[in-house]
């Protein structure tokens, strides 16, 4: 000085689903809305205002599966859902900064 790895900052991106008891509203019931408790998966499914933002935690930034399309998809499994594979050597996406640390490598001085 360079590649890698790492750590926090800033900046910029994304998602926030399913059930299943109660209880209130409508209503014959079913269904729906909401509010509480509890559960699956997860790295996240939370607060707060009110319909659409703000903040928070978490993940992710082109070495890009974070995460949207597709997709009211196809196949499995569940009480159910992106729950788990497929689609997917498809397409889109945030174009990143300047630091510390650490291996390993050059160049340079110095001194045996």
């Nucleotide at each position: 000085c360079a590649c890698g790895c790492u750590c926090a900052c800033a900046c910029g991106g994304g998602g926030c689903g399913c059930c299943g008891a109660u209880g209130c509203g409508c209503g014959a019931a079913a269904c729906c809305u909401c509010a509480u408790c509890g559960g699956c998966u997860g790295a996240g499914a939370g607060g707060c205002c009110u319909u659409g933002g703000c903040c928070g935690a978490c993940c992710c930034g082109u070495c890009g599966a974070a995460c949207c399309u597709g997709a009211u998809c196809c196949g499995g499994a569940u009480c159910a859902u992106g729950c788990c594979g497929g689609c997917g050597g498809a397409g889109g996406g945030a174009a990143u900064g300047a630091g510390g640390g650490c291996u390993u490598g050059g160049c340079g001085g110095u001194c045996g």